[in-house]
């Protein structure tokens, strides 16, 4: 001056509350009163990916959509991690990457420029051969055909690169060397690598799949407001009993029809309230195995659970004057905020 990696996230006392466990005591029995004892975070966040759970429901098989895409391995899984390969940046330590297929197919390339995909002659070179005219003759000038991707110009991109040989005048035409495709071969579980052998003159397969699309894997929804129990109330059901002398309708009356009463008990399931709800893919400390992500063994710990939703005020001190944030069913991750400290590994200069 840099790179990577880890810890940390004001200390302390007093007084006054809040939650939530457990112990006691009191009575009104679900309340109070005292002792004890827990009581937000590295991100509790965004809700991006995975998972556990829980119902629905049984998810083979195809269709449709979505995700992922070098290689092995780690994990309950993952779109994370690790570890390694190829490429790009960096003097370096290290850092970045959506990294399958372009030869299934079917599209896209503006501007510029003569030509943009099985392509082009705009300026420039060239007339060797054939051809046409003229000088007038083995020849030389001139024109037409044309020949040419070496030079300029345009673009991100113009048909491997440099040298030498060739040639009219150029060109992998030829050849060295470097680059490149392919095929053995050797190392590696692979990705892939070789100062290895062979081969091909090399527009072989030109870009572009965060264009459709192929091709591989992987995904059934819905979500703790999931879902169970318990249960006032109303509203409709249902099963017995009791009244059946009673009220309404019909009708001139009766009898007959229709409707309409009470009790209990089942069911329902709305208010509410229990649950789920925090011991878990768990921490912390050893040892082992392994580059490492991790895993195993063994010792010990228990570390919020609230539900209008607690975890806070005040006060005093100390200093370097205090960032970003406040759990809601439960954990791995990612990704975004973050004043300030602190440790430990490199790495460049002087």
């Nucleotide at each position: 001056a840099g790179u990577c990696g880890g810890c940390u996230g004001a200390g302390c006392a007093a007084u006054c509350g809040c939650u939530c466990u457990u112990c006691g005591a009191a009575u009104u029995u679900a309340u109070u009163c005292g002792g004890a004892g827990g009581g937000a975070g590295g991100a509790a966040a965004g809700u991006c990916c995975g998972g556990g759970c829980u119902c629905c429901g049984c998810a083979g098989g195809g269709u449709a959509g979505g995700a992922u895409g070098c290689c092995a391995g780690g994990u309950a899984a993952c779109g994370c991690c690790u570890g390694g390969g190829a490429g790009g940046c960096g003097u370096g330590a290290g850092c970045c990457u959506a990294c399958g297929g372009a030869a299934a197919g079917u599209g896209c390339a503006g501007c510029a420029g003569a030509g943009a995909g099985g392509a082009a002659a705009c300026c420039g070179c060239c007339u060797a051969a054939g051809c046409c005219a003229g000088c007038a003759u083995u020849g030389c000038u001139g024109g037409a055909c044309g020949g040419u991707a070496a030079g300029g110009g345009u673009g991100a991109a113009a048909a491997g690169g440099u040298g030498c040989g060739g040639u009219a005048a150029g060109a992998g035409c030829g050849c060295a060397c470097c680059g490149c495709g392919c095929a053995a071969c050797u190392g590696g579980c692979a990705a892939c690598a070789g100062u290895u052998u062979g081969u091909g003159g090399c527009g072989a397969u030109g870009g572009u799949a965060a264009a459709c699309c192929c091709c591989a894997u992987c995904c059934g929804g819905a979500g703790c407001a999931a879902g169970a129990c318990c249960a006032a109330a109303u509203a409709g059901g249902g099963a017995u009993c009791c009244a059946c002398u009673g009220g309404c309708g019909u009708g001139a009356c009766c009898c007959g029809c229709g409707c309409u009463g009470g009790a209990u008990c089942c069911g329902g399931g709305u208010a509410g309230g229990u649950u789920g709800c925090u011991u878990g893919a768990g921490g912390u400390a050893u040892g082992u195995g392994g580059u490492g992500a991790c895993a195993c063994a063994u010792a010990u710990c228990c570390c919020a659970g609230a539900u209008g939703a607690a975890u806070g005020a005040u006060u005093g001190u100390u200093c370097u004057a205090g960032a970003c944030a406040g759990a809601a069913c439960c954990c791995g991750g990612c990704u975004u905020a973050c004043a300030g400290g602190c440790c430990g590994a490199c790495u460049u200069u002087u």